[in-house]
């Protein structure tokens, strides 16, 4: 990387450094942000997947002890398609698709 499969409206921030961007990309929107943005270091926090333990009615659950991986808003929200209510137009709901993020397993 590049395939397969799950999952994605729960949850979980302080400090130091740094100095202006940030919410993946593209395109409108919303937002955060010098009352300090990204990064990166520390220490704390969470509980998804694996694994490993413990209860277990063998279905499951439960522990943060390992590998990972998260700690502003739903994956911040739209775009595609297909139902819908209304309607000139355009919006608003619901599905499902794309895209991405993670995790397992494969190449």
């Nucleotide at each position: 990387u590049u395939c397969u499969u799950a999952u994605u409206c729960a949850g979980a921030g302080a400090g130091g450094u740094g100095g202006a961007g940030g919410g993946a990309a593209u395109u409108g929107g919303c937002c955060c942000u010098u009352u300090g943005a990204a990064g990166c270091c520390u220490c704390g926090g969470c509980a998804g997947c694996g694994g490993a333990c413990u209860u277990u009615a063998c279905a499951a659950a439960g522990u943060a002890c390992u590998g990972u991986g998260c700690c502003a808003a739903a994956u911040c929200c739209a775009a595609c398609a297909a139902g819908u209510c209304a309607u000139u137009u355009g919006u608003g709901c619901u599905u499902g698709g794309a895209a991405a993020a993670u995790a397992a397993g494969a190449a």